A computed fold for a 679-nucleotide part of an RNA from a soil metagenome, annotated as large-subunit ribosomal RNA, domain II. The RNAcentral record of the full RNA draws on MGnify. Its mean pLDDT, the model's own confidence on a scale to 100, is 87.
[in-house]
Context: one part of a larger RNA
RNA sequence: GCCAACGAGUUACGAUGUGUGGCGAGGUUAACCCGUGAGGGGAAGCCGGAGCGAAAGCGAGUCUGAACAGGGCGUUCAGUCGCACGUUGUAGACCCGAAGCCGAGUGAUCUAUCCAUGGGCAGGUUGAAGCGGGGGUAAGACCCCGUGGAGGACCGAACCCACCUAGGUUGAAAACUGGGGGGAUGACCUGUGGAUAGGGGUGAAAGGCCAAGCAAACUCGGUGAUAGCUGGUUCUCCGCGAAAUGCAUUUAGGUGCAGCGUCGCGUGUUCAGCAAUAGGGGUAGAGCACUGAAUGGGUUAGGGGGCCUACAAGCUUACCGACCCCAAUCAAACUCCGAAUACUAUUGCUCCAGAGCGCGGCAGUGAGACCAUGGGGGAUGAGCUUCAUGGUCGAAAGGGAAACAGCCCAGACCGCCGGCUAAGGCCCCUAAUUCUGGACUAAGUGGAAAACGAUGUGAGAUUGCAAAGACAGCCAGGAGGUUGGCUCAGAAGCAGCCAUCCUUUAAAGAGUGCGUAACAGCUCACUGGUCGAGUGGUCUUGCGCGGAUAAUGUAACGGGGCUCAAGUCCAGAGCCGAAGCCGCGGAUUCAUCUUCGGAUGAGUGGUAGCGGAGCGUCGAUCUUGCAGAGAAGCGGCGGUGUGAACCGUCGUGGAGCGUGGUCGAGUGAGAAUGUUGGC
Numbered sequence: 001g002c003c004a005a006c007g008a009g010u011u012a013c014g015a016u017g018u019g020u021g022g023c024g025a026g027g028u029u030a031a032c033c034c035g036u037g038a039g040g041g042g043a044a045g046c047c048g049g050a051g052c053g054a055a056a057g058c059g060a061g062u063c064u065g066a067a068c069a070g071g072g073c074g075u076u077c078a079g080u081c082g083c084a085c086g087u088u089g090u091a092g093a094c095c096c097g098a099a100g101c102c103g104a105g106u107g108a109u110c111u112a113u114c115c116a117u118g119g120g121c122a123g124g125u126u127g128a129a130g131c132g133g134g135g136g137u138a139a140g141a142c143c144c145c146g147u148g149g150a151g152g153a154c155c156g157a158a159c160c161c162a163c164c165u166a167g168g169u170u171g172a173a174a175a176c177u178g179g180g181g182g183g184a185u186g187a188c189c190u191g192u193g194g195a196u197a198g199g200g201g202u203g204a205a206a207g208g209c210c211a212a213g214c215a216a217a218c219u220c221g222g223u224g225a226u227a228g229c230u231g232g233u234u235c236u237c238c239g240c241g242a243a244a245u246g247c248a249u250u251u252a253g254g255u256g257c258a259g260c261g262u263c264g265c266g267u268g269u270u271c272a273g274c275a276a277u278a279g280g281g282g283u284a285g286a287g288c289a290c291u292g293a294a295u296g297g298g299u300u301a302g303g304g305g306g307c308c309u310a311c312a313a314g315c316u317u318a319c320c321g322a323c324c325c326c327a328a329u330c331a332a333a334c335u336c337c338g339a340a341u342a343c344u345a346u347u348g349c350u351c352c353a354g355a356g357c358g359c360g361g362c363a364g365u366g367a368g369a370c371c372a373u374g375g376g377g378g379a380u381g382a383g384c385u386u387c388a389u390g391g392u393c394g395a396a397a398g399g400g401a402a403a404c405a406g407c408c409c410a411g412a413c414c415g416c417c418g419g420c421u422a423a424g425g426c427c428c429c430u431a432a433u434u435c436u437g438g439a440c441u442a443a444g445u446g447g448a449a450a451a452c453g454a455u456g457u458g459a460g461a462u463u464g465c466a467a468a469g470a471c472a473g474c475c476a477g478g479a480g481g482u483u484g485g486c487u488c489a490g491a492a493g494c495a496g497c498c499a500u501c502c503u504u505u506a507a508a509g510a511g512u513g514c515g516u517a518a519c520a521g522c523u524c525a526c527u528g529g530u531c532g533a534g535u536g537g538u539c540u541u542g543c544g545c546g547g548a549u550a551a552u553g554u555a556a557c558g559g560g561g562c563u564c565a566a567g568u569c570c571a572g573a574g575c576c577g578a579a580g581c582c583g584c585g586g587a588u589u590c591a592u593c594u595u596c597g598g599a600u601g602a603g604u605g606g607u608a609g610c611g612g613a614g615c616g617u618c619g620a621u622c623u624u625g626c627a628g629a630g631a632a633g634c635g636g637c638g639g640u641g642u643g644a645a646c647c648g649u650c651g652u653g654g655a656g657c658g659u660g661g662u663c664g665a666g667u668g669a670g671a672a673u674g675u676u677g678g679c
Stems, first nucleotide, its partner, number of pairs: 001679006011091013026047003032041003051058002061073004094232002097229001101222006112196009121186001123155003126151001130147006159183003163180005198214001200210003235614006245258005259365002261362007270355001272350008285337001286335002291331003295327004302320002304317004368393010398409003413586004418582003424576003427560003433573001435572006446562001452546002456543010473530005479503003484498003509524001513522002587604007615668001617665006624658003633652008
C1' cells in the first nucleotide's frame, strides 16, 4: 500500500412538542401484595378542573389604591394516561485522541554520589628534601661532589577519556568504525557487596543522571479525567432550502438572543410591481447669503517709513492693510438654493409568487470571496482594508472569456443521430460569410503603458499671400552720408552701451547669421527678372510614430497565419452557437377540474439544514410456501425497477431457506496518521 472482518447519536429516568390509541370533567396509579403466567388487587400520590396577591387573604375575580377611578394578571378555548418519533436536561451521552492532576506501589543489574572489601598501572626520563664527604666561616650561612628517590613531575603501551577529521546516517552499530588526539602514581582506573527513591534522591552544576525519552521515573488505579480543538461518523429516492449580519460576551476560530431556512397550525392578498395623490428630507449638483479658506484690482480708516517740526498739526509714500465695492474661486464637520433615486401613507389596477404576517417544533449560520456603484482609511497603492446598495460564487453544472470559484450569456427532472436563439463568433486548426457597401490604418498598430516630442496620414474650421504672377528654386541688385556716437589697443552692420535718422531708389536694417586682431569676404531681410498655380500659419478631430530595458525558449493575437484585411470605424444581409426556448416520449410535486380512466396549468440545480417516502441486514412471532428430482453461500449469464435493490437461469455446493403481517435492533463502511488479520 491493497484486500477482508470489525468500527461511531445508544440506554435509563425526567421535561417539552408532534402523531396515534384508551378514557374523558376527568385521567392515571407508585411501591407493595396475590398468581407458574396471563392477569388481579393496591387511591398514598400526580396532572387537569380558578385565579389574583410578597402574604394574611379574597375569589370570577383579585392586586394596587382613599376610590364603586384607571391599570396589571385572570375570567371564553379539554384534559389525562400509554406507545412511537423530534428535541432537550442529568448521566462518559455520537466515536477515537491529549499534555496533565492525585493515590498506592515498583525500580540505583544503566547512571550520580557515598560506604566496605579486593584488583590494576610495560618501559624510559627528570632528579626535591634529607644524608655523607670536601671546601668555606669565629660559628653559621653558603658553594662543590656524591648519595637519595620526591612530584595532582615528563615521554609513552595496557587502561580510562572523547578534542579534530573522514566514513556511516532504511548504519555492521537506536552513538559505531578508521586515522590522528588527551590523561596514564592520581581529585587515577576497576571487580564484588552495600546505601540514598520521585517534589524525592544524587549532582567538581550540564536542569545533568535516577534501566535506550526526566523542568519531576516507571507500573497500576481514580478513568470512559477534561478537550469552546483536529479527525471520522456506514443504504436509496422525493420536496424546500440558508448563513458567514446586528447586539452582548475574560469575547473575538466559542456561545446567548435576534436575523435568514424548514415543518405544522392560523390569517386570507395584509406582500410585491405599477399608476395617481399627499408627504418629510438636505445627499448629487450648484452657490457664496452665513461660518471659514483664498486671488487680483479699486476706494480708504489704521499702522510703518520719509519731509517738516517746540508741541499740536500738516505734506508725502512702487510699504503693510481692516471695512466697503468690482471681478474670479474653495469646503465631510459652510448653505440663500436643491434634484434623481430611495422611503412613508392612501386609493386603484395587475398579480397565485415556496408572497406577507402571527403562534409553535427542529435547525444550520454568526471565518465569507470577487465584481459594479457611492464613501472612509491607505499613496484618489495593493488579488489591501472597512461600511453601504446590487450581482455572481459560496451552495451552480452548461456556452463564451485559449486555459481561468467571484467577469459576460444562461439556471441542468430523464431520454432523442429534431428545430430556434443568447453571450460570443463565422480564413485554417474549429461549427458558421475569404458576405455586401463606405471609410481609415502601414505601425503587424491591431496583439500591453504616461508626461512629453514630431513636416506620419485622413476629416473639418479659420486666416495670410497669390494671374496687378504668390510659395520654392534659379539670375541680378542688396547702395550713399558712415568706420553713426560712445567705449576700446582695435570695435568699421555683427564684444558691449546709447541712439536707430536722412538720402539715392525697383529695393536695401545704422543690419539675420557665418567670418576677421580690426577691416575684408560670404549670407539674410528687402527688390527686380525668370517660371506659371497654388502656397504659408493657427485651431478642432479620426487612426497611427517615438518615449518602450529581464532573467530556461519565440512567449504582451491560443497557434498558423492576416495588410482595399482575417485590423479599426459606420451601415446592412445571412449563418453558427448552450443542459436557455421549442418539438416528441416519459417520471414526479403542487393546484384546479374530473365521466375517477385521467386532463390541464405551474414547477422539479443545490452545501449546511428541515420535512416526506422507501430498500436491505439480523432476530422474535403469526401466516403461507420451497428444498437431496438439491436449501443457503459462491461464480457466470439474462431480465426488472427512479434508486437502495430484486427476479430468473446455468455451474459449483451439500442442508437448510423464503413470502406476507406485526414487533425488536450490537441494522448498511472508503476514508478516523482507525483496530485486527492476510498478502